The RNA shown here (SAM riboswitch aptamer (S box leader)) has 89 nucleotides and comes from an Actinomycetota bacterium.
Order: sequence, then C1' cells, then structure tokens
RNA sequence: CGCUCAUCUAGAGCGGCUGAGGGACAGGCCCCGUGAAGCCGCGGCAACCACUCCUCGAGAGAACGGUGCCAAAGCCUGACCGAUGAGCU
Repeated sequence: CGCUCAUCUAGAGCGGCUGAGGGACAGGCCCCGUGAAGCCGCGGCAACCACUCCUCGAGAGAACGGUGCCAAAGCCUGACCGAUGAGCU
C1' cells in the first nucleotide's frame, strides 16, 4: 500500500519557535497576524488493542502500556469519499 471488521452528532489546552494559510477532495460554509499549517514542552480527553473481574453477555472496572484525539455533527452536501483502531496478506 491492499483486504476484512468495527466506530465516526459526546469529550479535551496553555506556553515557546515560526510566519500564511487551514478545515483530506469538489461545491458551500467556516477558522486564521487577537497568529493558520508545522515543530517542541508540559497538560488533557477518550477507552479501539492490551490489563483485571465476571453472571462469560453488545457485561463491569482501571487507565500503567500500544495507538488515537484536543473549532464547528467526518462542519453540510456529494463522491469511485475520508479518518481511527484491530486482524490478515
């Protein structure tokens, strides 16, 4: 990268560097020098995998570990769409 399954109307910031874009794509509509995207520090949210319990159920618990996430309903609509987790090749 590809395939399969599951989920995507909840939740979560403050600094430093930097300096104009960003919200995947298209059309909208939004965010942004009162600082975008990115990088760094500390913090937080959540509970997919792993962990513990069990009546073994689509259950309960905890949140050390592996991810993930911290504007707006995946912002809305569309599409051969996208993202995340787990497994497989």
NCBI's taxonomy places the organism under Bacteria, Bacillati, Actinomycetota. It was read from a public genome assembly, where an Rfam model found it.